[in-house]
RNA sequence: GAAGCAGUCCAAACGAUCGCCGGUCGAUCCGUUCGGCCGGAGGAAAGUCCGAACACCGCAGGGCAGGGUGCUCCAUAACGUGGAGUCGCGGCGACGCGAAGGAAAGUGCAACAGAAAGCAGACCGCCCCGCACCAUUGCGGGGUAAGGGUGAAACGGUGCGGUAAGAGCGCACCAGUUCUUCGGGUGACCGGAGAAGCUCGGCAAACCCCACCCGGUGCAAGACCAAAUAGGGGGGCGCUGGAGGGCGGCCCGUCCGAGCCCCCGGGUAGGUCGCAAGAGGCGCCGGGUAACCGACGCCCUCAGAUGAAUGAUCGUUGCCCGCCGCCGGGUAACCGGCCGCAGGUCACAGAAUUCGGCUUACGGACUGCUUUGGCC
Numbered sequence: 001g002a003a004g005c006a007g008u009c010c011a012a013a014c015g016a017u018c019g020c021c022g023g024u025c026g027a028u029c030c031g032u033u034c035g036g037c038c039g040g041a042g043g044a045a046a047g048u049c050c051g052a053a054c055a056c057c058g059c060a061g062g063g064c065a066g067g068g069u070g071c072u073c074c075a076u077a078a079c080g081u082g083g084a085g086u087c088g089c090g091g092c093g094a095c096g097c098g099a100a101g102g103a104a105a106g107u108g109c110a111a112c113a114g115a116a117a118g119c120a121g122a123c124c125g126c127c128c129c130g131c132a133c134c135a136u137u138g139c140g141g142g143g144u145a146a147g148g149g150u151g152a153a154a155c156g157g158u159g160c161g162g163u164a165a166g167a168g169c170g171c172a173c174c175a176g177u178u179c180u181u182c183g184g185g186u187g188a189c190c191g192g193a194g195a196a197g198c199u200c201g202g203c204a205a206a207c208c209c210c211a212c213c214c215g216g217u218g219c220a221a222g223a224c225c226a227a228a229u230a231g232g233g234g235g236g237c238g239c240u241g242g243a244g245g246g247c248g249g250c251c252c253g254u255c256c257g258a259g260c261c262c263c264c265g266g267g268u269a270g271g272u273c274g275c276a277a278g279a280g281g282c283g284c285c286g287g288g289u290a291a292c293c294g295a296c297g298c299c300c301u302c303a304g305a306u307g308a309a310u311g312a313u314c315g316u317u318g319c320c321c322g323c324c325g326c327c328g329g330g331u332a333a334c335c336g337g338c339c340g341c342a343g344g345u346c347a348c349a350g351a352a353u354u355c356g357g358c359u360u361a362c363g364g365a366c367u368g369c370u371u372u373g374g375c376c
Stems, first nucleotide, its partner, number of pairs: 001372010012317007020040008042348001046359002049357005054218004066214005071085005086100001087098004101209002106207002108203002123148002125144008156174006175199002177196008222273004232264006244256004280299004285294003318345003322341002325338005
């Protein structure tokens, strides 16, 4: 220098002016408005995919059905998440990935090709026997999975013996399986020794079996306060000796007239709470490989809207891009630096009951590590 791997951090800064939301204090005509001060988006606030808190509904207990999870140990309020490992696979490597229980319980599936695809199988080949033939060979019967060929997959591999030819048929070694046993590990598992010719195929992201877990709906949950109008319940007054109403307030008068008034309760509009102190944040110490846990100290107004605030403009600096010029390196393309001018202010993205995760989107800086080229 090139190509990679893993991780951490940032998310432009400052000032001025004008605004927006919330809190608090003060003034006010006390409904409100104004002023001072303070706070005001993210690493993902996103997708709403998991797990919880919380709320309401349901629920004696047990089982069936259904759904989910699926190597081990640990962490956690919990998880399908995380940490550390095991095994397998990929990569030269740093490292990454993993629906990773059971196929020797049962049922089932396997296109095409192929003779045969699951208590195997004889197409070619090889071997034996019989018949025909001078013979090559042909026909028939049988043996054979060592060789050829098909396939994703054909019932261990190599060698020796054995045989008519062959075959774990026998033996040695290797691989696997099962069983016994020793050592290490909490465990998954790892390492060693021995025995048995036992050689047993794949798919469970097919049914199924095993182990463990699981009630439903979501803050538009839910709780409280509470108009107008129309229903409901109760009481009082009145129905021609007439309550009440209209004729601008009152009296008279006149007209209409069977209802009128009060109380209680439910619900709606609307409002308040839920709702911002929490599995909280920061610092330090201790335990643990780590995830994480514990002790101590400090902080908290650490956003709280409901058509939904968190913004806009200007200036300076920084950064980025473009152009011109200069300098350095190089044959050149090009690379690096500096000055000036013009532009942009970044990428992804905007809280809505709250947490813990996962996933997805995305700009930049830095650190450690791996492989490798050149030079000293």
Predicted 3D model of a 376-nucleotide RNA (Bacterial RNase P class A) from a Desulfobacterales bacterium. Its Rfam family is "Bacterial RNase P class A". It is annotated as a ribozyme. RNAcentral holds the sequence, with entries from ENA. It is recorded under the gene name rnpB. NCBI's taxonomy places the organism under Bacteria, Pseudomonadati, Thermodesulfobacteriota, Desulfobacteria, Desulfobacterales. The coordinates come from a structure-prediction model, not an experiment, and the mean pLDDT is 76.